[in-house]
Context: one part of a larger RNA
RNA sequence: GGCGGAUGCCUAGGCGACACAUGGCGAUGAAGGACGUGGUAAGCUGCGAAAAGCUUCGGUGAGCUGCAAACAAGCGUUAUUAACCGGAGAUGUCCGAAUGGGGAAACCCGGCCCGCGAGGGUCAUUCCAUCCUGAACACAUAGGGAUGGUAAAGCGAACCUGCUGAAGUGAAACAUCUCAGUAAGCAGAGGAAAAGAAAGCGAAAGCGAUUCCGUAAGUAGUGGCGAGCGAAAGCGGAACAGCCCAAACCGUGGGGAUUUAUCCCUGCGGGGUCGUAGGACUCUGAUAUGAGACCUUGACGGUUAGAAGAAUUACCUGGGAAGGUAAGCCAAAGAGGGUGAUAGCCCCGUAAUCGAAAACCUGAUAGGCUCUAAGAGUAUCCUGAGUAGCACCGGACACGUGAAACCUGGUGUGAAGUCACGCAGACCACUGCGUAAGGCUAAAUACAUAGUGUCGACCGAUAGUGAAGAGUACCGCGAGGGAAAGGUGAAAAGCACCCCGGUUAGGGGAGUGAAAUAGAACCUGAAACCUAAAGCUCACAAGCGGUCGGAGCCCUCUAGUAGGGUGACGGCGUACCUUUUGCAUAAUGGGUCUGGGAGUUUAUGUAACGAGCAAGCUUAAGGCUUUACGGGCCGGAGGCGAAGCGAAAGCGAGUCUGAACAGGGCGACCUAGUUCGUUGCAUAAUACCCGAAGCGGAGGUGAUCUACCCUUGGCCAGGUUGAAACUUCGGUAAAACGAAGUGGAGGACCGAACCCAUAGACCUUGAGAAGUCUCGGGAUGAGCUGAGGGUAGGAGUGAAAGGCUAAUCAAACCCCGUAAUAGCUGGUUCUCUCCGAAAUAUAUUUAGGUAUAGCGUCCAGCGCUGACCCAUGGGGGUAGAGCACUGAAAAGGCUAGGGGACACACCCGUCUACCAAACCUUAUCAAACUCCGAAUACCAUGGGGUGAAGCUGGGCAGUCAGACUGUGGGGGAUAAGCUUCAUAGUCGAGAGGAAAACAGUCCAGACCACCGAUUAAGGCCCCAAAGACAUCACUCAGUGGAAACAAGGAUGUGAUCUUACACAGACAAUAGGGAUGUUGGCUUAGAGGCAGCCACCAUUUAAACAGUGCGUAACAGCUGACCUAUCGAGUGAGAUUGCGCCGAAGAUGAUCGGGACUCAAGUGAUGCGCCGAAGUCGUGGACGUAGCAAUACGUAGUAGGAGAGCGUUCCAACAGCAACGAAGGUGAAACGGCAAGUGACACUGGAGCGGUUGGAAGUGAGUAUCCAGACAUGAGUAACGAUAAGCACGGUUAAAAUCCGUGCCGCCGUAAGGAUAAGGUUUCCAGGGUAAAGUUCGUCUGCCCUGGGUUAGUCGGGAGCUAAGGCGAGGCCGUAAGGAGUAGCCGAUGCACAGCAGGUUAAUAUUCCUGCACCAGACUGAGAGGACGGGGAGAGGGAGAUGUCAGACCUUACUGACUUGGCAGCUAGCGGCUACGGCCAAUAGCGCGACAUCAAACGAUCCUCCAAGAAAAGCCUCAGUCAUUUGCCCGUACCGCAAACCGACACAGGUAUCCGGGAUGAGUAUUCUCAGGCGCGU
Repeated sequence: GGCGGAUGCCUAGGCGACACAUGGCGAUGAAGGACGUGGUAAGCUGCGAAAAGCUUCGGUGAGCUGCAAACAAGCGUUAUUAACCGGAGAUGUCCGAAUGGGGAAACCCGGCCCGCGAGGGUCAUUCCAUCCUGAACACAUAGGGAUGGUAAAGCGAACCUGCUGAAGUGAAACAUCUCAGUAAGCAGAGGAAAAGAAAGCGAAAGCGAUUCCGUAAGUAGUGGCGAGCGAAAGCGGAACAGCCCAAACCGUGGGGAUUUAUCCCUGCGGGGUCGUAGGACUCUGAUAUGAGACCUUGACGGUUAGAAGAAUUACCUGGGAAGGUAAGCCAAAGAGGGUGAUAGCCCCGUAAUCGAAAACCUGAUAGGCUCUAAGAGUAUCCUGAGUAGCACCGGACACGUGAAACCUGGUGUGAAGUCACGCAGACCACUGCGUAAGGCUAAAUACAUAGUGUCGACCGAUAGUGAAGAGUACCGCGAGGGAAAGGUGAAAAGCACCCCGGUUAGGGGAGUGAAAUAGAACCUGAAACCUAAAGCUCACAAGCGGUCGGAGCCCUCUAGUAGGGUGACGGCGUACCUUUUGCAUAAUGGGUCUGGGAGUUUAUGUAACGAGCAAGCUUAAGGCUUUACGGGCCGGAGGCGAAGCGAAAGCGAGUCUGAACAGGGCGACCUAGUUCGUUGCAUAAUACCCGAAGCGGAGGUGAUCUACCCUUGGCCAGGUUGAAACUUCGGUAAAACGAAGUGGAGGACCGAACCCAUAGACCUUGAGAAGUCUCGGGAUGAGCUGAGGGUAGGAGUGAAAGGCUAAUCAAACCCCGUAAUAGCUGGUUCUCUCCGAAAUAUAUUUAGGUAUAGCGUCCAGCGCUGACCCAUGGGGGUAGAGCACUGAAAAGGCUAGGGGACACACCCGUCUACCAAACCUUAUCAAACUCCGAAUACCAUGGGGUGAAGCUGGGCAGUCAGACUGUGGGGGAUAAGCUUCAUAGUCGAGAGGAAAACAGUCCAGACCACCGAUUAAGGCCCCAAAGACAUCACUCAGUGGAAACAAGGAUGUGAUCUUACACAGACAAUAGGGAUGUUGGCUUAGAGGCAGCCACCAUUUAAACAGUGCGUAACAGCUGACCUAUCGAGUGAGAUUGCGCCGAAGAUGAUCGGGACUCAAGUGAUGCGCCGAAGUCGUGGACGUAGCAAUACGUAGUAGGAGAGCGUUCCAACAGCAACGAAGGUGAAACGGCAAGUGACACUGGAGCGGUUGGAAGUGAGUAUCCAGACAUGAGUAACGAUAAGCACGGUUAAAAUCCGUGCCGCCGUAAGGAUAAGGUUUCCAGGGUAAAGUUCGUCUGCCCUGGGUUAGUCGGGAGCUAAGGCGAGGCCGUAAGGAGUAGCCGAUGCACAGCAGGUUAAUAUUCCUGCACCAGACUGAGAGGACGGGGAGAGGGAGAUGUCAGACCUUACUGACUUGGCAGCUAGCGGCUACGGCCAAUAGCGCGACAUCAAACGAUCCUCCAAGAAAAGCCUCAGUCAUUUGCCCGUACCGCAAACCGACACAGGUAUCCGGGAUGAGUAUUCUCAGGCGCGU
């Protein structure tokens, strides 16, 4: 500097309240709209073809033609009518209740009357009244018709009455209950409505219609006696108002029965209206008084326009005076607004005053009319019937069926008659109160759409209404949803003129202005973000980016050991929030900035504090008054307190219990309350904020998607197969049957269009919110498809998948109940000070919730009671120990019993290394053993103990997930960072030092400052502060230095001990010997020391085995034991123990923290010194508690309690600031404070704003996947939407890949060509333009601006018809709303119906033009007809679509050839030539060969099948009656397989019908290609 639009200031618009007035409009056509209307006119406003207006009466008036400028053209100026304001009139298109009929609102089509015409008028339904007519059926009635009606209808904000009537929710679930007779729907009324003059209340010595307010009272009650619900009388007030019929009786009219009488029904008049009963009736008496809510009149006053209205000047500053200074004035006017800054005296106004031709409001007065009197008598009569009551079932009453009265509905039953009846909370008696079954009635009360006025400790543009004009833009098929967006300046003085640029955009000068960085993208102009410039710093460096130290460099001044910027290098250091036992966590949340964003209000209760009064305190509604803002004064109805106890009667400083004068309980004695205010908390309300899925609505909107159905239409190239039936032949008694042919069936076959979607790939921030490509399934059928209709939300539809019902479905969408509820998650905004938890117990449909207790805090009271220590006294059964009990358990002995063996005729026995009771000896074990038995702990007493101790009461909490470590246990595996108890500590809520790093370990508890001292744990070679300290040992393994790992192993090494051998010579080594009987016997083929079995003697010896091992077929051989010699001193075996070794395996590279370390820098022991923390001490300071003070003690802290402050907006008072510059913005000294904060000054800014003391709150922002806006990041990245394809030249232009032209190339060609329907709605054509749109560009365009364009008797639709379906007179059904539906009417996708060819425009044509045609009377009745399915066949005929081809001539600068194009005629004949005969011939109009193939189209015919295939009118015939002429209205442009439709887009998707050439071919397949169209907007 930009971007951006916060902040400040402002207000045009809102919000709220009060008062007054008013409380409706409408068939005399409303509300609300459509379309028009101006000189130019798109929107708003006004108005209506008489159209920003007309007439008239008033007011006002010098200017005027709305918002709204400009131009043009006008009107008016002192009044006779300019404009403007008001009253009353006129006009008032079309739609709309909508009303002649119809209808898709603002359109179409009629009948009758009047009029020459233009045109005007009238015609709905229902009801009421009157009249006429008139069936079955005689009178009559039903029915039909006419006339009249200022009748009704429809609309409107809330209020009111009635009918119908939920659910979310609460009850911590849920069903009675609650929410709630609420929401919603419906009907009806009025300015209010409703209620209302006792068959009442309820207990008094009573009151005396209704309504409303206060109170009674959260009482009495009611209630799964839960949650909750919740009166009434009475009292105080507001306002007050009472009446009329029916009947008895009298009179009179009509009708009927009977007919003299009489009786019944009915109309009218009189009479009469009550509860201490009244009236009729009989008698007496009175003609007045009073009243009215009725009719007329319309005084005063008011409303709808208005009139008039006092008083100021100068100087200064300034662009401007209203500011400042000075001097005045008015005031029944100093409310308010405006004017170039802040105005009593400038303007509009204001106070006090005045005013209406007309209309309206009010309603005094007068007149009329209506009503109204008293007494006595008591024989008779009257006084509201399918009623009251009763039964059953409901509803409503505060009252849930309860003992449930009273009131009321349905069904049934069913009185009395004043000697009566109802009620007084079951019922009865007595005693009271009233008189039902008919009706009317003002005020006090409720509400506020629209109008007028006033006010606000209401908002000030993310606020306030959704809306500073908008129910708009936009979204949705629809119901419905629903924004954003304010500010130039005093005045447009809105930048003349010049320059750059494309005659742009934009900018630079100049000019205006106080200011242009006030220039319209316009006040101020913050932040994020972006850019540029400058100083310092940075390229060997490892980083929560800071902090502490600090070199260098730069800048400034007041020039100093000054201030500011930067920051090499070093020390330390893992964000914030939330949630947690615990987070740097790799758990949650936040892209950034700005603004918005969450404990509020009312009532009641309770506590504390403050204030008033006090045994008292206090008013409520309301009234009066007032300066109209707020107060003041009345008002004692009522409330609380002053007396309690008891179930109550009741008694009472006592009372209850009780026989009690006892005892005991609760009270009093010892008394303080009450009202208001503020604050804490609780309860009811949305209740701190945001958040569900859902539930309900007798509330609606949707079948343009899709499902199914109804009506009426359309479509399916071509090829193949060959059923039945038939014919002929064969065959049979006849059949059957067979063969051939004909035939043309089929949920038949192949396969395009068409429909669908199996597989794969692609796409998957897509071309596409379901597609593309390739393959695939069906393709005459249960087929596909168009148009018009029907069925819907607990409902539809469903060949059924819980599928589909508009991109939504195990219950659509919209709105409402609704701020549903949420024991759940998230979030919850300034500061400081004091204290400071818990994660436990019990209970719980409880376990992540809650209640009570425990633990915290604050206030008050008590006062030594507390922790702790000492002493003394206790009980115990744990640790340990033990085996006496209970059990377990080893060995031996002894020995019952048992087993086994032997023996045995039997009895008696014998043995036993088997099992084993009891007992004995030895050695043991125990949570549920104890003959024993501690330490601790616990209890008590005494002493000490003044502690941020204890206890008691009250207010307010939080806590109920805990974690680890040590110790004692349980569970587990004597596993777990496991789990669960107890106990202690720490963390939690705790910083600092140590453990490398490391919540829970060790040391130690941080008020602040210090470059002081001293220690703890732990350390002292270097990193790194302090000992390579000293002494004695051990270790060689880098053991130390992962697991101090294991079983196991080893002649590692040190220490201690036992034992054997040893100078009478050991151990080891070397040398020699190692023999004989005998080859032991047996066995064996053999067995000779040495396969095996048995025995293992003897002899000689210094010693020598009937042999230790090797070996051999067996011997042999070697060797060992054993002996001797040599040698010469220790040698073996074992035990305990210190330090070491092996055992020893993991994933990117290793490691003790690293380097390194070996008489150590390892290990053990001893000693001395030092370092080391926020500990302790020292110095200074702050605060808290206590204290008079000195001073003492204290000051970590989550949840939480308590206290004191800062700041924001508004209000009041006081005193101030301000154009000589307020607020806001940028920077900031300084101060001053512990902090929240304050803030001189400078710049910007240009009009308001601080301070002090109080008051009131929409009062403080970083987190809520918060809301809105702005801006980043990703990123100059992906992409630019079918790979049908472009290239060149020329033109235009400021500029051309993109526009135009030409040439070449490429693509489609059953389309990517042509014609229509729907839908769109001007996109069509021409000229101009290039900001935005176009995925690039753009000179171009479906874009913007201006202008133009759609022509019909015959085309399509209406004036003709009917289908599905819809509406629906009467009548039917239903609480209401409404439903179905007859006649009838509407309703095409069907039926009916008259025009063709050519030419013409920039844009239309069967519409214009030319030529030649064609159609049309009305009503009624009858008949006929209209008039119909699928499939198949193919003869014949006509026409001539289309294609192909021939051909004469003409034409393509000159000539020839070829090619291309045309098509010969007729009429007219521009022009040229002429030989004047004519020829060529532009142009215009009309017209034109042969052949071939032959339709699926037209008309008509036939066959076949079963499922048997619209209606009505036109039209025709017959019969009857009447009439005589032009041609109405709407559509018509353009797109229409698409850039114009449906899909948010110029979107690879979707979209009904018709035509669709040639070659190839069966073919609409395929490939190529005409006509034509395109190359797909980088």
Molecule: large-subunit ribosomal RNA, half A
Organism: fermentation metagenome